The RNA shown here (c-di-GMP-I riboswitch aptamer) has 96 nucleotides and comes from Radiobacillus deserti.
Model confidence (mean pLDDT): 87 of 100.
The sequence is in RNAcentral, with records from Rfam.
It matches the Rfam family "c-di-GMP-I riboswitch aptamer". Its family is annotated with cyclic-di-GMP binding in the Gene Ontology.
The source organism's lineage runs through Bacteria, Bacillota, Bacilli, Bacillaceae and Radiobacillus.

RNA sequence: AAGCGAGAAAGGCAAACCCACUGAAAAGCGGGGACGCAAAACUACGGGUCUAAGGCUUUAUAAAACAAGUAAAGCUAGGAUUGCCGGGUUACCGGA
Numbered sequence: 001a002a003g004c005g006a007g008a009a010a011g012g013c014a015a016a017c018c019c020a021c022u023g024a025a026a027a028g029c030g031g032g033g034a035c036g037c038a039a040a041a042c043u044a045c046g047g048g049u050c051u052a053a054g055g056c057u058u059u060a061u062a063a064a065a066c067a068a069g070u071a072a073a074g075c076u077a078g079g080a081u082u083g084c085c086g087g088g089u090u091a092c093c094g095g096a
Base pairs, nucleotide, nucleotide: 004094005093012037013036017032018031019030021028022027035083041089042088043087045086046085047084048081049080050079054076055075056074057073058072059071060070061069
């Protein structure tokens, strides 16, 4: 230095759930709380997953038609997730 990770030491993070806030939602932020975590630190770069406001399409819809409006369904990430996996960057400790 690389690799590895203990019933080690010191410290660290914080799932579910609850409260308040933001957001269309997924989700996020703060406080409480601990299921777990040796990168559960940083990075949405690749894959996966979640959401579908907006957009597009189809159908329906009052009295001529079209358009508009409204409603429903489908598709869609410029949204989200690194505590789903992989990649990249950095890092505490030291028994075997």